[in-house]
RNA sequence: GCGGAUGUGGCGGAAUGGUAGACGCGCUAGUUUCAGAGACUAGUGUUCGCAAGGGCGUGAGGGUUCGAAUCCCUUCAUCCGCA
Numbered sequence: 001g002c003g004g005a006u007g008u009g010g011c012g013g014a015a016u017g018g019u020a021g022a023c024g025c026g027c028u029a030g031u032u033u034c035a036g037a038g039a040c041u042a043g044u045g046u047u048c049g050c051a052a053g054g055g056c057g058u059g060a061g062g063g064u065u066c067g068a069a070u071c072c073c074u075u076c077a078u079c080c081g082c083a
Stems, first nucleotide, its partner, number of pairs: 001082007010025003018066001026044007045056004059075005
């Protein structure tokens, strides 16, 4: 240099055009305990707001579409192959 794969909450990881984050782990609070472990229940992206509620968020930028994590273009990072 050329070709391919991957990129989504703190972590793993689903969602292949129609509610973004299912499910698991972790974390926080509560119950149980003398205490802990375990178990169970609730919560857990970010921002504005007293609240009700709203905005933003799938590596980055742009495009297509009524609607994009998903399709297209450019680009960045990591990994694999070829030269």

The RNA shown here (transfer RNA) has 83 nucleotides and comes from a Candidatus Uhrbacteria bacterium. Its Rfam family is "tRNA". By type it is a transfer RNA. Gene Ontology term of the family: triplet codon-amino acid adaptor activity. The coordinates come from a structure-prediction model, not an experiment, and the mean pLDDT is 81. NCBI's taxonomy places the organism under Bacteria, Bacteria candidate phyla, Candidatus Uhriibacteriota.